[in-house]
Context: one part of a larger RNA
RNA sequence: GCCUACGAGUUGCAUCUCACUAGCAAGGUUAAGUACUUCAGGUACGGAGCCGAAGCGAAAGCGAGUCUUAACAGGGCGCUUGAGUUAGUGGGAGCAGACGCGAAACCUUGUGAUCUACCCUUGACCAGGUUGAAGUAGCCGUAACAGGCUAUGGAGGACCGAACCAGUAUUCGUUGAAAAGAAUUUGGAUGAGUUGAGGGUAGGGGUGAAAGGCUAAUCAAACUGGGAGAUAGCUCGUACUCCCCGAAAUGUCUUUUGGGACAGCCUCAUUAUAUAGCUUAUCGGAGGUAGAGCUACUGAUAGGAUGCGAGGGCUUCACCGCCUAUCAAUUUCUGACAAACUCCGAAUGCCGAUAAGUGUUUAAUGGGAGUGAGUCGCCGGGUGCUAAUGUCCGGUGGCGAGAGGGAAAGAGCCCAGACCAACAGCUAAGGCCCCCAAACGUGUGUUAAGUUGAUAGAACGAUGUUCGGUUGCAGCGACAGCUAGGAUGUUAGCUUGGAAGCAGCUAUUCAUUUAAAGAGUGCGUAACAGCUCACUAGUCGAGCGACUGAGCGUGGAUAAUAAACGGGCAUCAAACACACUGCCGAAGCUUUGGACUCUGUAAAGAGUGGUAGGGGAGCAUUCUAGUCAGCGCCGAAGGUGUACUGUGAGGUAUGCUGGAGCGGUUAGAAACGAAGAUGUAGGC
Repeated sequence: GCCUACGAGUUGCAUCUCACUAGCAAGGUUAAGUACUUCAGGUACGGAGCCGAAGCGAAAGCGAGUCUUAACAGGGCGCUUGAGUUAGUGGGAGCAGACGCGAAACCUUGUGAUCUACCCUUGACCAGGUUGAAGUAGCCGUAACAGGCUAUGGAGGACCGAACCAGUAUUCGUUGAAAAGAAUUUGGAUGAGUUGAGGGUAGGGGUGAAAGGCUAAUCAAACUGGGAGAUAGCUCGUACUCCCCGAAAUGUCUUUUGGGACAGCCUCAUUAUAUAGCUUAUCGGAGGUAGAGCUACUGAUAGGAUGCGAGGGCUUCACCGCCUAUCAAUUUCUGACAAACUCCGAAUGCCGAUAAGUGUUUAAUGGGAGUGAGUCGCCGGGUGCUAAUGUCCGGUGGCGAGAGGGAAAGAGCCCAGACCAACAGCUAAGGCCCCCAAACGUGUGUUAAGUUGAUAGAACGAUGUUCGGUUGCAGCGACAGCUAGGAUGUUAGCUUGGAAGCAGCUAUUCAUUUAAAGAGUGCGUAACAGCUCACUAGUCGAGCGACUGAGCGUGGAUAAUAAACGGGCAUCAAACACACUGCCGAAGCUUUGGACUCUGUAAAGAGUGGUAGGGGAGCAUUCUAGUCAGCGCCGAAGGUGUACUGUGAGGUAUGCUGGAGCGGUUAGAAACGAAGAUGUAGGC
């Protein structure tokens, strides 16, 4: 893991409540018990008691009233408004283990020191080798000691190393050979040594060279029985079918935040049926948002004018006075800001009236819930970085609880809400070269970057290219190229060592000759020189410049697979833009047939996605009672096939097997349905 069996809302109660059914009814009903008996959950008796028919008050008590009070006032609760009660069944609650399994723990009675810790008593054991303390002896030595040498001697939590004890490191082992081992290696090995036998200490206790270690493979409080089905706001599981409706993840409070209570939202029953509810149109209202505005307030604010006042300077004994490259009130001009500004002020939304449409969708009371972790997109905001699949509100649509088509793939995006069937049709979003259903569709452009072909690309840069706008030059010859000129007063004046077109300064930078030529555009020289430009002529022969707007491209462009068209691939496109025609495309819509629900007399109409959850109707299993004068060795149940049948749970018939019991129907009662619980037991 699979198979088989077992496995979870039950039972009790003089309890409470609601619905339905039945009896009696202003009443209803017996309990214990007793008697009888056909012995059945039987019949009769039994009125104790309980509920109801009257309430109010703490009570005495009074009573359609009563209490408060001094009150005849006011006020509170009642009456005026007739339905209960006893049973049964079902929904829910309460008390009980109360749907099932599950703690860690707590208390209590006992059992354990054959493991292990420490202790007591009595025994046992430690190959071999080494070192050589004290002491002693001899010799030397000393005044005597001291001291030295050589022997002897045999000390030590001494040394090396087996047994023995331990367990350092590595490898193996890890469903092991073993619930702690094996191999190699290593530490101690006369000691605080090791070990046998017997005995002692017991659970908040022991023992501990102390690790919270050990106390029988169990230890921050052992194990066994019991309290005990401890408790578990927690996790998991909770078993047949079809039909109708269908949520919530919010508010307030909570030793409360993953739990609850009340409200909200769902469902069922009953009552109410209209000026109900909802939608649209018109009309009437309240309002201070978006926007806008501010010499309309509060506040903030850039520049200018004005310049109270202040600062600084001058003057003065002081006052007065004068000045200003500073600040600046007020007023004013221009510009402009605000969630906690408003002289103003929408659209929506909200309230009401009227009309039309819809037609119970509405409201109340009562029974039963679940929910009270939400989440994404878009819109308006707070917070944050106008960050986040961030967080907190409001509005709205989804998902949640929603399948189908599209977006390659995807809860929340786009389209669209699945009763069933069909080898019928039309469409939506999105598509139509191939994968892949449908156009290599038509027309006109753009792009050359594979840009692009669903899209993350910026500031900034560039004679990429296309289409515009404004403006200038041009057959009296433009633009570009080539040929030639580009001069004179003069080296302008000043400055300077020099300054001659070209370091710098000044200048109404003038004038002459000219086709034209600056007191000079750039290079150059120490300064000149030189080259060149502006400008002009010739040649050539048709368009050439400047500025600016838009489209598509280009660089900017760096991340880990070729990996960001879904792929193949695609260039007058299969890319982009505009316009047009056709087609494909879903469980949408239609067509045909069928089922069910609700409304309705009918005809007919509307509907049938669904988690938590509410309601309705059924199937199957076991047993009991009645019934079928039921079936059965001429073959029951069970097993295994086949056919038929019902929306389904299921049912019927029959072949084979099997070998003795079993069913239909009407009622009743349940130890009544398994795929799940790291479920339990057995098997594989």
RNAcentral holds the full RNA, with entries from ENA. The part of an RNA shown here (large-subunit ribosomal RNA, domain II) has 684 nucleotides and comes from Polynucleobacter sp. The coordinates come from a structure-prediction model, not an experiment, and the mean pLDDT is 84.